[in-house]
Context: one part of a larger RNA
Molecule: large-subunit ribosomal RNA, domain I
Organism: Eubacteriaceae bacterium
Parts: sequence; structure tokens; C1' cells
RNA sequence: GGCGCAAGGGGGAUGCCUAGGCAUCAGGAGCCGAUGAAGGACGCGACAAGCUGCGAAAAGCCGCGCGGAGGCGCACAUAGCCGUAGAGGCGCGGAUAUCCGAAUGGGGCAACCUGGCGGCAGAAGUGCCGCCGCGCCAGCCUGAAAACAAAUAGGGCUGGCGGGGGAACGCGGGGAAUUGAACCAUCUAAGUACCCGCAGGAAAAGAAAGAAACAUCGAUUCCCGGAGUAGCGGCGAGCGAAAAGGGAAGAGCCCGGCAGCAAAAACUGAGCAGACUAUAGCCGAACAGCCUGGGAAGGCUGGCCGAAGAGGGCAAGCGCCCCGUAGGCGAAAUGGGCUGCAAAGGGGCUGCCAAAGAGUAGGGCGGGGCACGUGAAACCCCGUUUGAAGAUGGGAGGGCCGCCUCCCAAGGCUAAAUACUACCUGAUGACCGAUAGCGCAAAGUACCGUGAGGGAAAGGUGAAAAGAACCCCGGGAGGGGAGUGAAACAGAACCUGAAACCUUGCGCCC
Repeated sequence: GGCGCAAGGGGGAUGCCUAGGCAUCAGGAGCCGAUGAAGGACGCGACAAGCUGCGAAAAGCCGCGCGGAGGCGCACAUAGCCGUAGAGGCGCGGAUAUCCGAAUGGGGCAACCUGGCGGCAGAAGUGCCGCCGCGCCAGCCUGAAAACAAAUAGGGCUGGCGGGGGAACGCGGGGAAUUGAACCAUCUAAGUACCCGCAGGAAAAGAAAGAAACAUCGAUUCCCGGAGUAGCGGCGAGCGAAAAGGGAAGAGCCCGGCAGCAAAAACUGAGCAGACUAUAGCCGAACAGCCUGGGAAGGCUGGCCGAAGAGGGCAAGCGCCCCGUAGGCGAAAUGGGCUGCAAAGGGGCUGCCAAAGAGUAGGGCGGGGCACGUGAAACCCCGUUUGAAGAUGGGAGGGCCGCCUCCCAAGGCUAAAUACUACCUGAUGACCGAUAGCGCAAAGUACCGUGAGGGAAAGGUGAAAAGAACCCCGGGAGGGGAGUGAAACAGAACCUGAAACCUUGCGCCC
């Protein structure tokens, strides 16, 4: 030095576990904000770094309800306290709520700096409280210059609204490129990504100047279907309908004048009442003995309940030990929808007269949208330039004309069926089980970056701390006894403890 055997060190694979994730379904909820949000900064504890909670009234204050013996959060120690005169906990309502932030008196490099006015307290220095941003709308007060007057502009006060945030979903304004076409330019990707505006719990659309076809239908939206059809297309790549038919849902209305009748009904519905329901909770059946063992729920013996043999826990494998489960019950307070009553609002019928949406429709030119790339290109929209008719009228039916048919533009509103899930509750899984599953079982933390931004690793003693008193070696670390425990090679660098790698002892060989 090699090989073998054995025992260790090291390391953290594997097995088992789960506190966390993932996905789906059902129900709920679907906005928050100047009454100052979302999100933060800084504080608040006997001792207090982090998290959580809270706000100078600061891990909390008040009321009501539930609950019933313990409590002073995570956090297991010490000290000191609180609680059957009902604490702590849970639910509902309220109080307080520093500073920044739309941030709003002014400023500013967010959490800081610095004013004005009024009020209160004080002898005063001073302190405390309130108000003072911008825009729009309304009301009131005031109010010029244009000769006078009037009016308006302007000024002031009061009141209301707005402002910002939000996961996805919606509508609108803008709008790529990679890519595909085996090149590439029309085309495609795609009206996608992305930016901006705005809204809602949904949004949009919506009550025919429609769709059809000689028969009819009767607002819109969504699904199936028609159909990869008809078509479009360097007729390449590729793009790609509609009607019918079947379903979901279903709802229709409003914008002149005069006169008369009725002064009602429908409808909406402040408010009141009732039951129901959500937000705490409550009741809830049935087991013993022996054996093994550290421990019984295991084994044996004999029982019991079941509208409950879902599940979790308890020293191992418990229907009958605990929490629960089936099944029932429950609200002072706040919310929700429902029903009844109901203030106010609301408006009905008849007649006559009228009216029936103009720089509009349409045309030319240039574009865009329609599945439709200019095409025979209708239809819709925009820019520009033109520009009608007036119900004896007008538009459409895919060039255009006639006939025929359908409809009435140039004003407006409108639930449901549809989309989505940040959030709450419940349930489920031929979903994961710590290199998996969310990036995170500790975190958007540590760390990196000027910044936008990027972004980890890291779980497990034991049933119970019973977490090793005391003695010994040592400065300590660490170890040896003793003790605990079923086990200490479970000793906190703690379940199991693979491999690489490093040792020690023995054997054989060189």
C1' cells in the first nucleotide's frame, strides 16, 4: 500500500409523518374611499429583538349577547396581577384611532418643515381644539369696463358631487414584433401582447329604417347546431360566417300642444311589523373484566348504541374515553332577502290639432369595420368635399333597374339567461408530501442590484421535559459516572440514518 472482516466518524439519501400547498365542486359575497381608503412609517408590553394585535384612551376602552373556570397573544421563565360580584375567549354594536399616503392650509427628498383665521384655558410665556386644497354643479349675496340704464364677466358665502385603490371579468381610445408563409413584401401572428380612459357586481347589447323569401318570424344575450359548410385568400400560408332548427332566459318602455273626464289603478317604495336567515353558541346514544406491554384502543371473554360504523385525538389498532358525527335547538345587536301595511313619488282615458329626430340620409375622394384582402361589393363607421325627400315620403332585401316583400334612420332607458373570483363558508381528490407541493409548511424575508427588478435556503427529541440534580477531568468546549425514560447509538449539532469520503482494530498478500 492493496483486499477482506468488524467497529466508528462524516453525510443527510430513504422510509414514516404534516403544520403547508394544488385542483375541482357547491353556496355566499362582489366593491373600499374626504365620516380620510388601499398601503405604510413610528410607536404601545414589568422586562420586549421579531411576528401578531392595537393607536398617546395604544397585545387595549365601553355596551349587549354567548359562555362557565380559568386567564395575563405566538412564548413553555421570573416577578406581579385578574377571575363565580362571571374574568380570559367568541359574536354584534360603539369609543379612541399619532404621522404619511387621493392627502386636501403652504412647502417637501412620503411618514418631515412651516403658516393664516377663529374659539377655549392661563396673569403671562404658552398650550389645546376647529377651520383654511383643486374641479364641477346648484342656491344666495355682490358686481365692472364698453355714453346712460340694464345685463354679463368677475368676486364671496353655503350646500352637494368628484379625486385615490381593487385579483380576474367588461366596454371604449391607441396598438406592436417575434413567428407562419419552409425566402419575403400583400397576408399571418392579431386587434393578440402592451399602454391609456371609464364602469359595474357584472359589463356590453337590446325592443327592427331587422331577419327572411312569395311562406313567414317578431328586442337583446348565451349554449347546441348549421360547419370547418357558404365564402374570403400572393385562391399561398391561412382566415372563416349567417339564417333556419333545438335549448337557457324572457319585459317591455319613455322623450308635442289644447280641451274634457278621472283624480283613481298599476308601478316604485322611505318607514313600520312579522316569520325566516347570516354573523357567537347549545343538546346530542352506547363498555366492562382479564392477558401481554413502558403505555391498550391489540388478544381473550361477555355486553351495548346506532336517524350517530364521517373524521380527528387520547402512551399502540376505540362505533360505545374526549372532540365530534346523525338528528335537533338558539340571538339582546347588526346585516340580508321575503311577506303584509304604507307616507311621498308616479301617472290613466277620450277627442282634436299636430308631430314623427338635417348639415342628417345619399353622392365624390381617402381610409377603417364587417369571415369578405376593391372585388360585380351591398351593409356599418370615420375624415374631407358636397348634399336630399318630408309618409302621395323614406330605408333595406349583397353591383344596378323594375315588380314584389319587409321595415321607419338621423333621441333615450331597460332586468334575466352570460363572464370572472381578490374575499368568506362547506365539501371532495386513481393531487404533492419538504430537491415534491405555491417562490414561501419560517418570506416577497435574508441576500443581490443605482434602479426597474431578481430572489433563496431552512420541517421532525420524547407519550410526557420527565430537557440530565449531584460527583469527577477540563479555562471552556467537550466528556466520564449518577439519574430520567420503553429506548439516551431518542441528549437538544436530538426519528429513521443509505452512498461518496475519513479513521481504528484484526486477518491475508506484496